[in-house]
Formats: sequence, structure tokens, C1' cells
RNA sequence: GCUGGAGUAGCUCAGUCGGUAGAGCACGUCCUUGGUAAGGACGAGGUCAUGGGUUCAAUUCCCAUCUCCAGCU
Repeated sequence: GCUGGAGUAGCUCAGUCGGUAGAGCACGUCCUUGGUAAGGACGAGGUCAUGGGUUCAAUUCCCAUCUCCAGCU
């Protein structure tokens, strides 16, 4: 330099023929217990890497850029 893949909650990851985003763990409150752990209920937490384009509407499609991984040279 070229090609491919990945980037979504604090962490690990889902989420396709485009229609206002979820799970587990963690966190907060409460229930339960003599007190913890375990268990249960509820809740908070996201400019979906960044910037543009297409569209009535984009995490999703297109382009560029950034970071990481792999391969080729």
C1' cells in the first nucleotide's frame, strides 16, 4: 500500500428483506433473612465510532475518515 472483518449501556454481546434499541452480568431502591450470600420485584443507564449522502423515515443502505483485528504484498 491492497483486501476482509469488527466498533451498539460500565463489561460481554444480540438486533436485516429500513419504521422512534434489547438481553446477561454489574449498579440503585425495595421484598425476603437475626445478619450476609443466594433469590424475587422495580428502576436508572445509549447523540448505535465520527462526518456526510439517499429516503417520509437509517443501528440497518451508499461514500469518506478514525481505532482495533486478520490476511496479502